[in-house]
Context: one part of a larger RNA
RNA sequence: CUGGGCGUAAAGCGUGUGUAGGCGGCCUAUUAAGUCAGAUGUGAAAGCCCUGGGCUCAACCUAGGAAUGGCCUCUGAUACUGGUAGACUAGAAUCUGGGAGAGGGGAGUGGAAUUUCCGGUGUAGCGGUGAAAUGCGUAGAGAUCGGAAGGAACACCCGUGGCGAAGGCGACUCCCUGGACCAAGAUUGACGCUGAGACACGAAAGUGUGGGUAGCAAACAGGAUUAGAUACCCUGGUAGUCCACGCCGUAAACGAUGUCAACUAGCCGUCGGUUUCAUCUAAGAGAUCGGUGGUGCAGCUAACGCAUUAAGUUGACCGCCUGGGGAGUACGGUCGCAAGACUAAAACUC
Numbered sequence: 001c002u003g004g005g006c007g008u009a010a011a012g013c014g015u016g017u018g019u020a021g022g023c024g025g026c027c028u029a030u031u032a033a034g035u036c037a038g039a040u041g042u043g044a045a046a047g048c049c050c051u052g053g054g055c056u057c058a059a060c061c062u063a064g065g066a067a068u069g070g071c072c073u074c075u076g077a078u079a080c081u082g083g084u085a086g087a088c089u090a091g092a093a094u095c096u097g098g099g100a101g102a103g104g105g106g107a108g109u110g111g112a113a114u115u116u117c118c119g120g121u122g123u124a125g126c127g128g129u130g131a132a133a134u135g136c137g138u139a140g141a142g143a144u145c146g147g148a149a150g151g152a153a154c155a156c157c158c159g160u161g162g163c164g165a166a167g168g169c170g171a172c173u174c175c176c177u178g179g180a181c182c183a184a185g186a187u188u189g190a191c192g193c194u195g196a197g198a199c200a201c202g203a204a205a206g207u208g209u210g211g212g213u214a215g216c217a218a219a220c221a222g223g224a225u226u227a228g229a230u231a232c233c234c235u236g237g238u239a240g241u242c243c244a245c246g247c248c249g250u251a252a253a254c255g256a257u258g259u260c261a262a263c264u265a266g267c268c269g270u271c272g273g274u275u276u277c278a279u280c281u282a283a284g285a286g287a288u289c290g291g292u293g294g295u296g297c298a299g300c301u302a303a304c305g306c307a308u309u310a311a312g313u314u315g316a317c318c319g320c321c322u323g324g325g326g327a328g329u330a331c332g333g334u335c336g337c338a339a340g341a342c343u344a345a346a347a348c349u350c
Stems, first nucleotide, its partner, number of pairs: 003322004007304002012318001014201004021194003025088001027086005033081002035077005041071002049065006091191001092188004096183003103177007110154001115149007125136002162169002206247006215241002220236004258317006266295012299306002323350003332343004
């Protein structure tokens, strides 16, 4: 480069916004760059190929022809692509009116529970395990009642329920704020899709400075177990977990399935709208739009399975794969306080 691929065999960037680029709805006119046709010129000779000729043949030599990816110029064609001008509304967006939601940020508030402290009652155990022991307790523990402090998390509601691009989000109230959905119209008039770089966000752990620390708990200490036990079990326990402001930038960041659009049987549930019918005491039955699940046909698949939320049938654009190990390593570079992250080989070997 070409081909074939990317749910589980190697392979979808963790997610989004978006630059360049690629691709792009419908109609009319125009242009003629791409495209198509014809023509001139050029594409040296030799070689290759075809047909002859010359060495007794052949190799070899020789004549003619053909061929030559293509390129320049000219003349024409105008369906498609592109350019220009104008128009359109089916894509996209905006406005009006609604209802839903653990979407995000900030402030405040609440109750249950654990722990500690203070006080009352009360007496010999408590705790823990397979069994124990370390540990706590006559300096009064554990139990129980009352009070106080403080931190963290929000039982029931809770639901293959909801929201968010992903990570993720769950007590209540208020303030600020993003997105999606529905209904009927109106407006703009292709304003669109994707997206190399870039930028932003990004669980947990980790890290810097300052605070906080109830519970839990790496490290650590002790007790057990064991041949040993740097473990599993037990008693303690510091970082951390929490908050503020920075950094890190990873994950089985998973639907192991990139984004967008169109098309292709159904049936059953559920969430948010709108609407029709019925009933009015409450429930209900359908239609439709948008989500989220189950099942299943055609089709696809190596099979498993997927199946209008496709892994079916197609198109646009990006990312990625190319035998196993060496290795997501070395070196170099960029980033980082560091830990390390990103980019990313080869020798050798099977």